[in-house]
Context: one part of a larger RNA
């Protein structure tokens, strides 16, 4: 040196702990913002910083309710000065004030800075001036009319937000063991607008000779029936079972009012036809239905929606009441052991010096709002909106055109041209109009089945930035959120971006007075406090690496 063994240092494993996270369940809530949002920045306490709150009225002003003894936010004590039963401090409702930047909006800008006009009261202080878009009103060009633009007034939007939605674009990697058609995927990602739900929605649907009867979402059909470099792969639909449940408005024929710069008559004027617009009633359907025009029965009553106001009820947004236990042992502490009682509509849970139904806060179970709120309900009012229902006849006139179709190239359909229908938009052709269209996967014929070229619609269905409660064979500080701790911090990076580490004395600070060692407020001995100080703030427990020190062996 080394190897054993003991006992220290380091160090921060493990064990416990939990002030933070991670999932779900229920219910609300689903938005704020020009009356200036989200975000900030600067200030702002008697006393430096940091958070937390406020905003020149600044850890805070008024008011209206709960409450009831102390309070002047935490980190964090002290010291100063104070408020308070004339009820503070706290907690909820309302409401004043909220600099400066930020959609930022007067005008500029390197965000929190700089410069301005007008009005009105006048050291100064309010209030006003951005843009668009819509209505309105004067104004008004080449150009007669007119329209284009102008000016002004009012109105509204603008910006933020987690997912969900719907629309307009739209990738690659990667898979096809390469690779192009394909696939990944109409995903990612950028716009654009919307809601508390968006979409979608009342059959020119499906079906299959039987029949259903808007849409949506779930299960099934079914990896089936197809597509597919028939590779990789992608993949319905009908019927069925469910959940929910709701239907309705135009336009058009016809009728009636208005208004015309247009045609045509007779024309000075004035009329009178025809057309056009607008408004109102009338209609709104496919075993067609409606207009007209004639009959006939019924029925004169109500619905439905929205807004306001009442009133009572239930919720939210502060609270309140709430049962029953002592002894003795050990201990540093009793909640534990022993005795032995008691409430329970409370034996959910939390803390207390170890485990507590009966010590503390709770819980069961009751109760409670001046104010603001938000549902349902009833009743009045409103200038609101729809509104009669059936049958019979007869001839005409309506029923969504540059539409549907074709065609040429594309998309979408589970379907990649392909027998390839059916939807969509692009060029370019271009109908019928009810004896009529469209459709049942090329095409035709029969039959079915339906009425496009116009529109609204609640539930059932998606998501959770937050709010409240419950809740876990979820984590327990290298886990669990990137963050239990001043975390999107320190730090990196020109930026966009990246992105940490670090939790634990004690029951209770009782945090070691006073003494000595030393240069030292280092450290450290004794004192003392505590159950414990080898619990001493470099603190719980204290592994291993690595370092000393004793005592044994080896060499």
């Nucleotide at each position: 040196c080394g190897c054993a063994u003991a006992u220290g240092g380091u160090g921060g494993a493990u064990g416990c702990c939990u002030a933070g996270g991670c999932g779900a369940u229920a219910a609300g809530a689903g938005g704020c913002g020009a009356u200036g949002a989200a975000g900030g920045a600067c200030g702002u306490u008697g006393u430096a910083g940091c958070a937390u709150g406020c905003g020149a009225u600044a850890a805070g002003c008024c008011u209206c309710g709960g409450g009831g003894a102390g309070c002047u936010u935490g980190c964090a004590a002290a010291c100063u000065a104070g408020c308070u039963a004339u009820g503070a401090u706290c907690c909820g409702g309302g409401g004043a004030u909220u600099u400066c930047c930020g959609a930022a909006u007067g005008g500029g800008g390197a965000a929190a800075c700089c410069c301005a006009c007008c009005c009105g009261c006048u050291u100064g202080c309010g209030g006003g001036u951005a843009u668009c878009u819509u209505g309105c009103a004067c104004u008004g060009a080449a150009u007669a009319c007119a329209u284009a633009g102008g000016u002004g007034c009012a109105a509204g939007a603008g910006g933020c937000g987690a997912a969900c939605c719907c629309g307009g674009g739209g990738a690659a990697c990667u898979g096809a063991a390469a690779c192009a058609u394909c696939u990944a995927a109409g995903u990612a990602c950028c716009c654009g607008g919307a809601g508390g739900a968006a979409a979608a929605g009342a059959a020119a649907u499906c079906a299959a000779c039987c029949g259903a009867g808007a849409u949506u979402c779930c299960g099934u059909c079914a990896g089936u029936a197809g597509c597919g470099g028939c590779g990789a792969g992608c993949g319905a639909a009908c019927g069925c079972g469910g959940a929910g449940g709701a239907g309705c408005c135009c336009a058009a024929a016809c009728c009636g009012g208005g208004c015309c710069g247009c045609c045509c008559c007779g024309u000075u004027u004035c009329g009178g036809g025809g057309g056009g617009c607008c408004c109102g009633g009338g209609g709104u359907u496919g075993c067609a239905g409606g207009g007209c025009c004639c009959c006939c029965c019924u029925g004169u009553g109500g619905g439905g929606g929205c807004g306001c106001g009442c009133g009572g009820c239930g919720c939210c947004u502060a609270g309140c009441c709430g049962a029953a236990g002592g002894g003795c042992c050990u201990g540093g502490a009793a909640a534990g052991g022993c005795c032995g009682g008691c409430c329970g509509g409370a034996g959910g849970g939390a803390g207390u010096g170890a485990c507590a139904g009966c010590c503390u806060c709770g819980u069961a179970g009751g109760c409670g709002a001046a104010a603001g709120g938000c549902g349902g309900c009833g009743c009045g009012c409103g200038g609101c909106c729809c509104g009669g229902g059936g049958g019979g006849g007869a001839u005409c006139c309506c029923u969504g055109a540059g539409u549907a179709c074709c065609g040429c190239g594309g998309g979408g359909c589970a379907c990649g041209g392909g027998a390839a229908a059916c939807c969509c938009a692009g060029c370019g052709g271009g109908a019928a109009g009810c004896u009529g269209c469209c459709g049942g996967g090329a095409c035709c014929a029969u039959c079915c089945g339906g009425c496009a070229a116009g529109g609204c619609u609640a539930a059932a269905c998606a998501c959770u930035c937050g709010c409240u409660c419950c809740u876990g064979a979820c984590c327990g500080a290298u886990a669990g959120u990137g963050g239990a701790c001043c975390a999107g911090u320190a730090c990196c990076g020109c930026g966009a971006g990246g992105g940490a580490a670090a939790g634990g004395u004690g029951a209770a600070a009782a945090g070691c007075a006073c003494c000595c060692c030393u240069g030292c407020u280092a450290g450290g001995g004794g004192a003392g406090u505590g159950a414990a100080a080898c619990a001493g703030u470099g603190c719980c427990u204290g592994a291993a690496a690595c370092c000393g020190c004793g005592c044994g062996c080896c060499u």
A computed fold for a 555-nucleotide part of an RNA from a Gemmatimonadota bacterium, annotated as large-subunit ribosomal RNA, domain I. Rfam family: Bacterial large subunit ribosomal RNA. Taxonomically the source falls in Gemmatimonadota (Bacteria, Pseudomonadati).